A computed fold for a 1448-nucleotide RNA from an uncultured bacterium, annotated as small-subunit ribosomal RNA.
It matches the Rfam family "Bacterial small subunit ribosomal RNA". Its family is annotated with structural constituent of ribosome and ribosome in the Gene Ontology.
[in-house]
RNA sequence: GAUGAACGCUAGCGACAGGCUUAACACAUGCAAGUCGAGGGGUAGCAGGGUAGCAAUACCGCUGACGACCGGCGCACGGGUGAGUAACACGUAUGCAACCUGCCCCAUACACAGGGAUAGCCUUCCGAAAGGGAGAUUAAUAUCUGAUGAAACAGGGAUGCCACAUGGCAAUAUUUGUUAAAGAAUAAAAUCGGUAUGGGAUGGGCAUGCGCAGGAUUAGAUAGUUGGGAGGGUAACGGCCUGCCAAGUCAACGAUCCUUAGGGGAACUGAGAGGUUGGUCCCCCACACUGGUACUGAGACAGGGACCAGACUCCUACGGGAGGCAGCAGUGAGGAAUAUUGGUCAAUGGACGAGAGUCUGAACCAGCCAAGUCGCGUGAAGGAAGACGGUAUUAUGUAUUGUAAACUUCUUUUGUAAGGGAGUAAAAGAGGGGAUGUAUCCCUUUUUGUAAGUACCUUACGAAUAAGCAUCGGCUAACUCCGUGCCAGCAGCCGCGGUAAUACGGAGGAUGCGAGCGUUAUCCGGAUUUAUUGGGUUUAAAGGGUGCGUAGGUGGACCUUUAAGUCAGCGGUGAAAUCCUGCUGCUUAACAGCAGAAUUGCCGUUGAAACUGAGGGUCUUGAGUGUAAACGAGGCAGGCGGAAUUCGUAAUGUAGCGGUGAAAUGCAUAGAUAUUACGAAGAACACCGAUAGCGCAGGCAGCUUGCCAGGCUACAACUGACACUGAGGCACGAAAGUGUGGGUAUCAAACAGGAUUAGAUACCCUGGUAGUCCACACAGUAAACGAUGAUCACUCGCUGUUUGCGAUAUAUUGUAAGCAGCCAAGCGAAAGCGUUAAGUGAUCCACCUGGGGAGUACGCCGGCAACGGUGAAACUCAAAGGAAUUGACGGGGGCCCGCACAAGCGGAGGAACAUGUGGUUUAAUUCGAUGAUACGCGCGGAACCUUACCCGGGCUCGAACGGCUUUUGAAUGUCCUGUGAAAGCAGGCAGUCAGCAAUGACAGAAGUCGAGGUGCUGCAUGGUUGUCGUCAGCUCGUGCCGUGAGGUGUCGGCUUAAGUGCCAUAACGAGCGCAACCCCUACCGGAAGUUACCAACAGGUUAAGCUGGGGACUCUGCCGGGACUGCCACCGUAAGGUGAGAGGAAGGUGGGGAUGACGUCAAAUCAGCACGGCCCUUACGUCCGGGGCGACACACGUGUUACAAUGGGUGGGACAGAGGGCAGCUACCUGGUGACAGGAUGCGAAUCUCGAAACCCACUCCCAGUUCGGAUUGGAGUCUGCAACUCGACUCCAUGAAGCCGGAUUCGCUAGUAAUCGCGCAUCAGCCAUGGCGCGGUGAAUACGUUCCCGGGCCUUGUACACACCGCCCGUCAAGCCAUGGAAGCCGGGAGUACCUGAAGUAUGUAACCGCAAGGAACGUCCUAAGGUAACACUGGUAACUAGGGCU
Repeated sequence: GAUGAACGCUAGCGACAGGCUUAACACAUGCAAGUCGAGGGGUAGCAGGGUAGCAAUACCGCUGACGACCGGCGCACGGGUGAGUAACACGUAUGCAACCUGCCCCAUACACAGGGAUAGCCUUCCGAAAGGGAGAUUAAUAUCUGAUGAAACAGGGAUGCCACAUGGCAAUAUUUGUUAAAGAAUAAAAUCGGUAUGGGAUGGGCAUGCGCAGGAUUAGAUAGUUGGGAGGGUAACGGCCUGCCAAGUCAACGAUCCUUAGGGGAACUGAGAGGUUGGUCCCCCACACUGGUACUGAGACAGGGACCAGACUCCUACGGGAGGCAGCAGUGAGGAAUAUUGGUCAAUGGACGAGAGUCUGAACCAGCCAAGUCGCGUGAAGGAAGACGGUAUUAUGUAUUGUAAACUUCUUUUGUAAGGGAGUAAAAGAGGGGAUGUAUCCCUUUUUGUAAGUACCUUACGAAUAAGCAUCGGCUAACUCCGUGCCAGCAGCCGCGGUAAUACGGAGGAUGCGAGCGUUAUCCGGAUUUAUUGGGUUUAAAGGGUGCGUAGGUGGACCUUUAAGUCAGCGGUGAAAUCCUGCUGCUUAACAGCAGAAUUGCCGUUGAAACUGAGGGUCUUGAGUGUAAACGAGGCAGGCGGAAUUCGUAAUGUAGCGGUGAAAUGCAUAGAUAUUACGAAGAACACCGAUAGCGCAGGCAGCUUGCCAGGCUACAACUGACACUGAGGCACGAAAGUGUGGGUAUCAAACAGGAUUAGAUACCCUGGUAGUCCACACAGUAAACGAUGAUCACUCGCUGUUUGCGAUAUAUUGUAAGCAGCCAAGCGAAAGCGUUAAGUGAUCCACCUGGGGAGUACGCCGGCAACGGUGAAACUCAAAGGAAUUGACGGGGGCCCGCACAAGCGGAGGAACAUGUGGUUUAAUUCGAUGAUACGCGCGGAACCUUACCCGGGCUCGAACGGCUUUUGAAUGUCCUGUGAAAGCAGGCAGUCAGCAAUGACAGAAGUCGAGGUGCUGCAUGGUUGUCGUCAGCUCGUGCCGUGAGGUGUCGGCUUAAGUGCCAUAACGAGCGCAACCCCUACCGGAAGUUACCAACAGGUUAAGCUGGGGACUCUGCCGGGACUGCCACCGUAAGGUGAGAGGAAGGUGGGGAUGACGUCAAAUCAGCACGGCCCUUACGUCCGGGGCGACACACGUGUUACAAUGGGUGGGACAGAGGGCAGCUACCUGGUGACAGGAUGCGAAUCUCGAAACCCACUCCCAGUUCGGAUUGGAGUCUGCAACUCGACUCCAUGAAGCCGGAUUCGCUAGUAAUCGCGCAUCAGCCAUGGCGCGGUGAAUACGUUCCCGGGCCUUGUACACACCGCCCGUCAAGCCAUGGAAGCCGGGAGUACCUGAAGUAUGUAACCGCAAGGAACGUCCUAAGGUAACACUGGUAACUAGGGCU
C1' cells in the first nucleotide's frame, strides 16, 4: 500500500459499486419454461348469443375464448457452483484434402394419388395413493404406402485443372441403384408454412506446436501397451473397438507414482524484473444428492427429462409410492463472518406466436449492512476582564486549556414544513391519411412508467438536527501530575514495572486521522534476505579427498556456402471490459460514455549476413608426437648391509638392579644389573637432512639390480584444433578397523599390579594382549588443509634457492620450469592476499542461504561387521558467527618495585585480666561499623545526666523560638502549703511599670499559623571519610593512521624513587598527578636579648646568676645563608651512574610531616550536620522516677601483666623533652603506714608549680610455682559526687589463682628505626585509660639476593571473560512441561490386482408364445456401476513400553 474481511469503541447525509471465503451440509413454503385455436379432435370452466320455458332452469360449440388431450417449436439458452480435473482442461498460434450445424439469409426445383391407426371424449375394471388395464368411437402440419425426381448419395468408366502424403475440384456426354413433401388462414389477392439440393452466416467437433504447480526420501513405467494389414463403429480421424501379425513405446530435457489445484482476461504490490491472488465483471471448462446408462433431438449422455443401483428424507390403508434450491427469496446447521420468503415486465434481452399477446426470481428497481471508494456537513467573522472552572507550579504569583467560551454580527449546505416537478418512450400497437417498387416507408391522433410524487427547483424557520477514535520511551508526530511498587499490568521490535514510571492505571494537556478510528488475519514492498536484472564459497554458511573420463556446456586463425539463432520492413491475430492519455455526461468527485494508445506474445511473408550455429576448404600459434641431454625419498619386484633392541649360550663378577617429584609393584644369591665373546630373530634405516626434491592426492628416505612411469629443457622434423571442463560412472585413497594365512624384536589400546588422590575406572611406574610387519581381500573415511576446484590470458618490483639451456657483462648475467620470503597497483569486513592472487577477465563443475534440533530420524543404496552415502520435520531461540578494538584475567612470557619473601630483632596464637565484637539471654540488653578497608571502631571518657532502649507516672501550642487575635496581670520572687517517687497537679502569699488617654513593653492563660521526630530510605543526595596508593599513573588540543571501535603521542633503547630525564621517533605541544614551593629538625651567620644564659669585672651567700652588670657562650623567637652531582677521577652520545674521593654540620629526594591525579568498591555515614521523598501527630513528639547499654555456657579480634637472675626486693645517687595550671597547679609545715586531710605561700606562669624511669653504686635472694607472678577473695579506709547496690577510682592489711615462653598458623620493624624506660595532654566532678594523641631517655641486629608467597607498575601474548576468573561454562542425576522417533498390536483411508456375482442399458443371437406378415414378447451372449471374497503394497491415526531432543 491492498482486502468479498472479522472484532472493539463511535456514528449526520448522499452517490456509485459490493455482500456464505466455512458444510459440493440438509432443506419446510412460494416462485424461477413455456407458448401456439392462423396444425387437430373438440368444449371441463367463464362470458356473449340463440332456442324452450311464467320462472328456476334445461338445451345449442353458434361466437369470444379455452382446462385437459394429439401435434409443432422451445425446454442443450438464460441462472448457479468450483466438488472433480496437472489434462490438448485452459491460454495462444496453426490445421481439418478427416467433420456436423435447427431457427436466419441467398439461389434452384418441387409439393401427385391413397391407406390404416391413436390420444382425447364415452362405457367399464383395479388401486389408499401414485397410477394403471379393457372395450367402443375419432382428427391432424401425427403416421404409412405408391408415384415423380440426374437435385443429392453410393458404385463403375473417360477428360481437364489443382494440391500438402493419403488426395481435391470442375464440366460434359454417360451407366446402375436408393431417397421427398402438409397444409393453415382468407371473400380474393397477398401471406405464413412444407420437401430436396447448393452456397453463406452462426454455433460446435477433432488434431497439433508452444506455454501452464510441488515432490527423485517416487527411477524405471507400459499387454490395447507401440506399430501394421483387415473389419466394425462415428458427423468425422484415430486401438475408439474386434481379430491376426510384429515387439515395440515413454523416461534424467524427469516417464510412472504421490500431494495440491478449475484455467484465462485480469487484481494487488513493486522503479522494474518479479512475487502473491483468481471474489465481483467477461471468455472457456467441469458439475447438478452419489455412481452408471442410454433415449429423444440439429444440438444432451440433459440442474427444475427417463431408467437402474446406493445413501438419506417424506407419504402409506404396509400392498406400495414420492423427492433432489451448487436457480430467486427463505430455514436449520457450521462459523469470527455475509442481506428481503419485496416490486415490475416500464426499459434491455429471451421462448412461442401471423399478430395482439402470454411467460420470464434473466433483467430493471426497491429493502438491509460504514463492508469499500468518492462527495458534503456538524457553522463563519469579530471578540482579552486573556473570565469562571480544570490542570501544573519555584504557591497566591505565573503558565496552560485559550479566541476557545460567554457576548455581537452574519450565513442556511444539511434538517423540518409547504408548493411545484422531470428525463428514462427509442419505438411498438390502435385509428386516420399519404407515397411508390404492393411490400415497406412517411405524416398525424391516441395508448403504454415499476422505480416515484423520487431526482431537481422554489419558499419559510432557525446555529438551529449532527464528533469520535487511537496514540504520546525510541523507531514515530505528540509531556506533565497523581496512584501502583517485578504487584496490577503493558509490549510490533528493543524493552518498561522491585517507592520519585514522559513505557502500567487515571487525569490535564498534546499529536494524528476524522464519520470514522484502532486491533487481528492475509499478500506484496522495504529484503541485492534465492541475487536474470542483482549475491556468494581462506577465516562469517559454503570447493567435491584426488585423478581419468561419458553425456552435456564452452571453444584458435583465414576463405567460402547456407540462413536455424539474430536484425529490419510488411501482413494476420492478440475478444470486450480493465490499465494509461485526451475529450464528454451526472452540481463536483467516485462512476459512466466516446476516441486513441497499449496488449512487450504467437503465426506468416520479403529481405540482410556482421556475430553464433551448420556444410566445405586451408593454416599453425593451442594440443599432441619425435630426437637429444640432464633431474628426482616417483612407483613395483628382487638381493645385500651395519648400528641399536630383545632373547639364548658361555665367561668374569657380587648385591643389588630398575624406576620416580618421591616411592612401590617388578627383576635378583637357583647369581640379576654391569662387562666380554658367540649366536638367533624381527622391525626401523642415525649422520647427510634443508622454509631441499619427487608425486594428481593419500604419500615417498640405508645400499644396490631389474622393470615401469613422470614433468622439465633444447631443437622445430611430424599431425593439424585432435582442446578445456566434466552431472552420472570408473579408479586411487593416511591412520584406525575387518576377514583368511603367516610373522611377532620393539612399542603398545584392552587388561593386571604399584603409586598419586577426597576419589583417580586418568596423567607417573612395572608388566602386557589385539595391533604395529608381510601376502591376498574388504572398508572409503580425516583439521584428506593452502580450511583457497580445474583450465586459459593479462597486470610494478626486490631477495634466496633447485634443475636445465645460452652467454661472457669475469664471478657475474639472460632465459625456462619449480620451491620459498618481502612489497606496488588492485582487492578484502578486517586479518591479510598480492605473476604460485583472495587482483583484472573468460569457460565448465561442485557447494551455501539464521542458530539449535542434526549430519540426527525415517526410507533407500553400499558393506562380513564396524559403519559409510543420500538426508528431513515437529519443536525451540533472538540470536549463533567472523575479523579487529579497549580493558580485565592467565597455576603465559619479559623487565621492574615494595619489610613482599629471604636475613634478623621483638611479638600475637597457650595463661590471667582489660577492652571491642559475634552468639546467647533479657522487659530492655538502643543504634551503626562486618575480608583486606568492621571488631581499645563512631565513644577524646554510659553511676543520674548522656540515652537514642525497657517498665511505670504525666503533658498535648506541646521542652525551645516567632507572627496574629482575645483576655488577665506590671515585671518579678532562692516565697509558702497540700499531694506525689519525681515530673506534675491544686492552691496561696508578696509585689502593682510608663503614659493625660488611646496604648505600649513584659509575663501568664485561651485560640490560630509555623512545631517536634536519633522514625524509614547512604540503592534519591550534599558534605566528609576509608581503600587500591604517595602506586606512577590518568588525560586533552592540533596533526597523522584506521571504514570504524580506536591507535599514535604515553611505544623502543638507556636512566630514575618517579610518564624522573636523555636519545630515538608522525608526531608537536599542553593539563591533572611526580618533583619543587610550605612546616618541623640537623650547621652557620645577622640583628635582638627577659622570666633564659654567665666568659671577663665587681659584690655576696652554708649554698645557689643570688646581685651590679655583660651581649661573648648556651638558649629563645625573627631574618638570612647553606647542598646544586657544583668540583675531581672513571664509565656513558646524553640523561645519568660509580668512587670509605675532596671539601662540608649535612651528599646525591639529608631525616620527618602536610600534601592523595582520572577513577574503583551503588564501600561507610540520613545517629555529627544539611537535605529530596515517604511515615507518626493526646504520639514513632515531650517531661520525670527506676532499670538497661556493665547480663554470660561459649567463640574471635586488639591490648596489659607475667612466666623471671640481662631478674625481683631494699637503701643511696644522676640526667630529659614536650605539655598543663585559678571551680586550677600547689612549694613549705603538721597529722596519718598510706590513699589523703588540716594549714599556708607562689603563680593566669622561659619567673611559681606538676615530675621522671630505665641507669649507676651497695646489700640481699640462688632456680623454687620461688623474695617470680599478681588474678581472685576477706577486712579496714580515702576521695569525687544529690547519689558509688546494680555500676567508680585509689590506699593499707591479709589472701596468693593460672602461668615455667606457648600447636597449626600469623603480625610489626631497615636507624636514632626495632626493642625497652618513664613523662605529659585531651575528654573529665570522679573514673573503669592497660585505650588514643604526643614527648624525650637508653639504644641494637640483619639485608646473600629476587627462585618462591602477597600486592603493584610497564611491554607482550592467548581468551568462548566485559557484573570482566568470586568470570564463563560442560555432562550426568532429581523434578515439571512440550513436540518427535521406535514399538507387540489396534482402528481407518484412497488407489490398484485376481476371482465370484452382476442391475439398467446399447449392440447382438434365437426353436416353442402372440401376430397373416412386418414385428413383438421372452430367453440368451458381450460389456459394465454397485456388491462380495482374497492376498499384497501405500498412507494416516492411536498404543503398554522405550530412545534421544527442546524449554524451565